[in-house]
RNA sequence: GGAGCGGACCGGACGGUCGCUGGUCUUUUACCGCGGGCUGCCACAUCGGCCCAUUAUGCGGCAAAAGGCCGGAGGAAAGUCCGGGCUCCGUAGGACAAGGUGGUGGGUAACGCCCACCGGCCGAAAGGCCAGGGAAAGUGCAGCAGAAAGCAGACCGCCUCGCGAAUUUUUCUUGACAUGGAUCGCCUUCCGGCGAGAAAUGCGGGAUAGACCCGCGCGGUAAGGGUGAAACGGUGAGGUAAGAGCUCACCAGCAGGCCGGGUGACCGGUUUGGCUAGGCAAACCCCACUUGGAGCAAGAUCAAGCAGGAAGAAGCGGAUCGCGGCCGGACGAUUCAGUUCGCUCGGCCGUUCCCGCGGGCUGGUCCGGCCCGCUAUCGACUUCCGGGUAGAUCGCUUGAGGGGCCGAGCAAUCGUCCUCCCAGAGAAAUGACCGUCGCCAUCGUCAUUACGGCGGUGGUACAGAACCCGGCUUACAGGUCCGCUCCGAAC
Repeated sequence: GGAGCGGACCGGACGGUCGCUGGUCUUUUACCGCGGGCUGCCACAUCGGCCCAUUAUGCGGCAAAAGGCCGGAGGAAAGUCCGGGCUCCGUAGGACAAGGUGGUGGGUAACGCCCACCGGCCGAAAGGCCAGGGAAAGUGCAGCAGAAAGCAGACCGCCUCGCGAAUUUUUCUUGACAUGGAUCGCCUUCCGGCGAGAAAUGCGGGAUAGACCCGCGCGGUAAGGGUGAAACGGUGAGGUAAGAGCUCACCAGCAGGCCGGGUGACCGGUUUGGCUAGGCAAACCCCACUUGGAGCAAGAUCAAGCAGGAAGAAGCGGAUCGCGGCCGGACGAUUCAGUUCGCUCGGCCGUUCCCGCGGGCUGGUCCGGCCCGCUAUCGACUUCCGGGUAGAUCGCUUGAGGGGCCGAGCAAUCGUCCUCCCAGAGAAAUGACCGUCGCCAUCGUCAUUACGGCGGUGGUACAGAACCCGGCUUACAGGUCCGCUCCGAAC
């Protein structure tokens, strides 16, 4: 100097003239109110008693105006993907279903987030990525090629056996054949001629036992070849009819044991075994952990206002005791009198509790729970139709808050102490204009080894809180800083 990796921050500044909004203080205007404490009584109200204050342009409250001071969008406010705080839901409880997460350890209020580590993959490296439990529980999916793609499989091959054909070898046999001429016969003018013809060799046929090649068939084989991304471990040796982990040696893989390191996931070493168990679970599924619902348009208070109607299916119980009411009777006392009181019995009605049944509500199902009814034009509830209201105040910003020193920790983060208050609108506020500068791009010019200066033109990103917080994801012109990896050059 260049290329890259990881992290943090800024993302316009200053001045002037007007403008908006929250809080707080002062002044002015207008309106409203004016006592407080103790005690009788556990609390409240009223009343009583006691003490204090008070007759005031004093105190308090609310609204408006003017002025002063302090403050006023984000790193993502976006997405609405996660997790909560908070609010409400007569039960929010249990199981199942359904959903979510998926290596280990830690952080956190919690998480699907963050940190560190383990394993795997990518990169030369710094680093980056992973929907990272289980495929021997089961089901399922995978084009073409290939015989066959998960209890697979024989296309070409290799091998045993059988059959057939051809060639060849050995042995035997046979032949009216060829070569051969031992021997014999006849003739003889003794030179020869004629005939038969053995051994041996060859050839042909047959049989036999093999070999090679070819064809067919039954069987064995999965080592070799082919197809494919991938073919049911690899190399070598033995063994076999030919082969095969069939056996053995070494290696890889799988399932274990033991030892060592580590909190752990895992890592290393050693040893045993069967020889060997492709891919996809972001397929269904299995395993581990985990999950009420709805949501600030949640909800609370105040004020105002109205008008409710219709439909819906089932349900024609029990026992016991108590209480209350009504009616009737008996007894005792009392009384003019069932007039009053006490006691007791029966009936009716209501009610409480228990059991049962029916209906309804609780995000789905069941249990549980709650509500309504069990005589009834009933009510809990559901659906539909119709009416009124949409006002005001709160919720609403002091928080799992920000910053700093120190400490613990590899880190995420946590702790003590100190310090700060940093939006709260309500149809939605923080803006408009002018000037000067900053940064970037481009053109021109000057100068230089390089850096650079001046002038002109243009641009200055993504983007706006709405109850709040912790994350993730996405968008972003340009700039600054820190750490790390690699390449090149010079000293």